Notes:
This is a predicted complex of two RNAs, RNase P RNA and transfer RNA, with 427 nucleotides together. The coordinates come from a structure-prediction model, not an experiment, and the mean pLDDT is 79. Rfam match: Bacterial RNase P class A.

RNA sequence: CAAGCAGGCCAGGCAAUCGCGGGUGCGCGAUGAGCGUGCCUGAGGAAAGUCCGAGCUCCGCAGGGCAGGGUGCUGGGUAACGCCCAGUGGGGGUGACCCCAGGAAAGUGCCACAGAAACAUACCGCCUGCCGCAAGGCCGGCAAGGGUGAAAUGGCGAGGUAAGAGCUCACCGGCAGUCGGGUGACCGGCUGGCCGCGGUAAACCCCACCCGGAGCAAGACCAAGCAGGGGCGGGUGGCCCGCCUAUGUCCCGGGUUGGUCGCAUGAGGCGUCCGGUAACGGCCGCCCUAGAGAGAUGAUUGCCAGUCCGUUCGCGGACACAGAACUCGGCUUACAGGCCUGCUUGACAC
RNA sequence: GGGCCCAUAGCUCAAUUGGUCAGAGUCCCCGGCUCAUAACCGGGUUGUUGCUGGUUCAAGUCCAGCUGGGCCCACCA
Repeated sequence: CAAGCAGGCCAGGCAAUCGCGGGUGCGCGAUGAGCGUGCCUGAGGAAAGUCCGAGCUCCGCAGGGCAGGGUGCUGGGUAACGCCCAGUGGGGGUGACCCCAGGAAAGUGCCACAGAAACAUACCGCCUGCCGCAAGGCCGGCAAGGGUGAAAUGGCGAGGUAAGAGCUCACCGGCAGUCGGGUGACCGGCUGGCCGCGGUAAACCCCACCCGGAGCAAGACCAAGCAGGGGCGGGUGGCCCGCCUAUGUCCCGGGUUGGUCGCAUGAGGCGUCCGGUAACGGCCGCCCUAGAGAGAUGAUUGCCAGUCCGUUCGCGGACACAGAACUCGGCUUACAGGCCUGCUUGACAC
Repeated sequence: GGGCCCAUAGCUCAAUUGGUCAGAGUCCCCGGCUCAUAACCGGGUUGUUGCUGGUUCAAGUCCAGCUGGGCCCACCA
């Protein structure tokens, strides 16, 4: 310098004027309503999707189980999580680094086409023996080679054999036992006379753990208004009729479209120090920062920046994704441009 | 704001436990019949299964994320 990898940050700045939402003060006004005037404050990293997890509220609930749903290597963090951190194993990449993850040896199902055979088998073949003049046929042995397929039952080499074969041996892989290390996932060593055991659980299932339901249009209070009128249900009753029923998470019908709270001090933010590899936790100090009617958060001008486009070189134009609605922690998705840190690979120079 | 559902040919719908080349009707095109049109008969084109990834040998189907569309909700007694 070029190409990348990982992580973090910003999301034009300042001023003036005119507006809009919220709060608050002063003056006029008898209070109020209202009018005038001043001050403070007013979108995001995703406010989004509503995909997870919580707080909060109401309903339900003795306790336990079944059913149903979710999660899934190990250890830790957290209020909790499907999130985060650290590690383990496998895969990809030259590398920085990235991706994946319980059990197929409990059982069941499926594996199309092709192929002899898709879970117990020999199509072409190879070989001994017998028959036959020969071509070839028969009994038996084999699974090395060929062929099919996404996948063919340890791999490769040597010995061995009639031909072969873990039949034997070396290396590798797997399994079992054992020893050592690690909290653990797992790793390493030794032994075997071990090679039986194809894939699929984002198929049923098994194992472990977690989960009551609904959601701020939840819910609480006040005011106004209407019809508790009908059905169904419930009670009384042996049953029907009858009667009662604001006793009911129901339906039809009727009334309202008002106000206050919930509602922003919170698992809050920033900074020093301490513990921890880290996520994170703790002590102390400082700060208060939108909030509705689901409706406001803007426009213009001037100066200074940055990128791109046009230019008659005077300047002009454009500048992402997108916008709170009870509140948090995450994930995912969208995003012009810019900045910072660490690292990798390649080339060149010293 | 919150909750739930759907997407297959131009239109309306199928597609078994994931299996070979996703099918019907209608529309459209061509030919026949008719003097001509319709009806009728014969033949034919229909498609990125809304999109993008993943699991699997194999995805319309299973899983995840997006896109588009549709439905429901308040309070009073």